[in-house]
RNA sequence: UAAAAGUUAGCUCAUCGGUAGAGCAUCAGACUGUUAAUCUGACGGUAGCAGGUUCAAAUCCUGCACUUUUAACCA
Numbered sequence: 001u002a003a004a005a006g007u008u009a010g011c012u013c014a015u016c017g018g019u020a021g022a023g024c025a026u027c028a029g030a031c032u033g034u035u036a037a038u039c040u041g042a043c044g045g046u047a048g049c050a051g052g053u054u055c056a057a058a059u060c061c062u063g064c065a066c067u068u069u070u071a072a073c074c075a
Stems, first nucleotide, its partner, number of pairs: 001071007010024004018055001026042005048064005
């Protein structure tokens, strides 16, 4: 410098145009002599940022930022 992939909840990941979800974690309750395990519930994200298209965008398009990988450069 170029290409590809990626960016969504505290963490790991779903959701491929129509109200944003799961597991783990956290909190509360049930159960238990207690803890653990198990069960139930709650909490938690305006989807990296800014625009565009659309009746409607996490999803499609553009730019930018950041991460990873590959290639190139490397006296």